RNA sequence: UCACGAUAACGGCAAAACUAGGGAAAUCUAGUGACGCAAAGCUAUAGGGGUUACGAUCGUAUACUGUACGAUUAUGCCAGCCAGCUAUCGAA
Numbered sequence: 001u002c003a004c005g006a007u008a009a010c011g012g013c014a015a016a017a018c019u020a021g022g023g024a025a026a027u028c029u030a031g032u033g034a035c036g037c038a039a040a041g042c043u044a045u046a047g048g049g050g051u052u053a054c055g056a057u058c059g060u061a062u063a064c065u066g067u068a069c070g071a072u073u074a075u076g077c078c079a080g081c082c083a084g085c086u087a088u089c090g091a092a
Base pairs, nucleotide, nucleotide: 004090005089012037013036017032018031019030020029021028022027035080041085042084043083047082048081049078050077051076055073056072057071058070059069060068061067062066
């Protein structure tokens, strides 16, 4: 240095749920709280994958300049799905 991850050390992050707020939604922020995590740090059009559909397009129905439902669509959202990049410590 690379790989690796211990009944080690210093520490770190914070699931679900609840409360308040933002957002059409996915989901996000803050507080409480800890399920867990050796990267649960960063990166989301410039890898893959998942997810929502305000708006737009098309279709169907109808009480028909509308309304409802369905389908498609992301440079929206998720990294605690895989992945890329960076990083503390040093037993086997």